[in-house]
Context: one part of a larger RNA
RNA sequence: UUGGGCGUAAAGGGUGCGUAGGCGGCGCGAUAAGUUAAUUGUUAAAAUGCGGGGCUCAACCCCGUAUCGCAAUUGAUACUGUCGUGCUAGAGUAUUGCAGAGGUGAGUGGAACUCCAUGUGUAGCGGUAAAAUGCGUAAAUAUAUGGAAGAACACCAGUGGCGAAAGCGGCUCACUAGGCAAAUACUGACGCUGAGGCACGAAAGCGUGGGGAGCAAACAGGAUCAGAUACCCUGGUAGUCCACGCCCUAAACGAUGAGUACUAAGUGUUGGAGCAAUUCAGCGCUGCAGUUAACGCAAUAAGUACUCCGCCUGAGUAGUACGUACGCAAGUAUGAAACUU
Numbered sequence: 001u002u003g004g005g006c007g008u009a010a011a012g013g014g015u016g017c018g019u020a021g022g023c024g025g026c027g028c029g030a031u032a033a034g035u036u037a038a039u040u041g042u043u044a045a046a047a048u049g050c051g052g053g054g055c056u057c058a059a060c061c062c063c064g065u066a067u068c069g070c071a072a073u074u075g076a077u078a079c080u081g082u083c084g085u086g087c088u089a090g091a092g093u094a095u096u097g098c099a100g101a102g103g104u105g106a107g108u109g110g111a112a113c114u115c116c117a118u119g120u121g122u123a124g125c126g127g128u129a130a131a132a133u134g135c136g137u138a139a140a141u142a143u144a145u146g147g148a149a150g151a152a153c154a155c156c157a158g159u160g161g162c163g164a165a166a167g168c169g170g171c172u173c174a175c176u177a178g179g180c181a182a183a184u185a186c187u188g189a190c191g192c193u194g195a196g197g198c199a200c201g202a203a204a205g206c207g208u209g210g211g212g213a214g215c216a217a218a219c220a221g222g223a224u225c226a227g228a229u230a231c232c233c234u235g236g237u238a239g240u241c242c243a244c245g246c247c248c249u250a251a252a253c254g255a256u257g258a259g260u261a262c263u264a265a266g267u268g269u270u271g272g273a274g275c276a277a278u279u280c281a282g283c284g285c286u287g288c289a290g291u292u293a294a295c296g297c298a299a300u301a302a303g304u305a306c307u308c309c310g311c312c313u314g315a316g317u318a319g320u321a322c323g324u325a326c327g328c329a330a331g332u333a334u335g336a337a338a339c340u341u
Base pairs, nucleotide, nucleotide: 004312005311006310007295008294012309014200015199016198017197021193022192023191025087026086027085028084029083030082031081033080034079035076036075037074038073039072040071041070042069048066049065050064051063052062053061054060090190091187092186093185094184095183096181097180098179102176103175104174105173106172107171108170109153114148115147116146117145118144119143120142124135125134161168162167205246206245207244208243209242210241214240215239219235220234221233222232257308258307259306260305261304262303265286266285267284268283269282270281271280272279273278290297291296314341315340316339323334324333325332326331
């Protein structure tokens, strides 16, 4: 390179927005760039394909003819392109409703834990398989009242909902994004994808300043054990929380990129429309055709097709080295080879 692939064998980018590029609905007309037909010129010979012939065959040699490329001229106009004009099935806008832990900010509520103060009360409490460390006569644990502080929101709660993903759960208000349904009206292809780029991106971690109840890496002690740098217990600091700024990684998973169209049935559920039959949008389960190496998938496809992007090419070395970029650092991104097998 050709070809084949990417749920689990190597392989879908963590997610979105979007530039270039690629691809793109239904008519009519024009053009003739791509496309296509003929002719001419050129393409040295040899070589190559085809048809003959000659060395006994073949290789080899000879003859004829053809092909390819480029250019020009004259035509063709289905498709692609370009230009013009029109359409409404894609896309979008408006109107009326609807559901929702979608986001940001402010305020606020009760339960519980801990701590503080006071009262009652007295010798134990904790903890475990059993213990001990620990706490307690300086009055603990228990119990009652009052107060402080921080964090998380029981029940409702649901293979329930929302969000591009990460993710989102007490209540109220303000601001704000998206989605769905029903009818009309309007714009008239305005679309799909998307290399670079930009933005978002759990947890942990980092910087500055706050905060610190509970929990808890590190650490200390007590147990266990042959040992026990663990599992269990008593403590406990970063951290967990807030603001601002970084980091940019995850089994970031549906291990399944996005879009469009088509292809048996049955059943549950969420939100609309409808008197109903039913229908639209979403989330699940079962299952035929088909598909798959099998497992399984099966209108939410891993089926049948098309468009665009990303990625794979035996294992180890190795997501390492080197270089480069980014970062305060931790490190991240890109990413080999020798050698071994």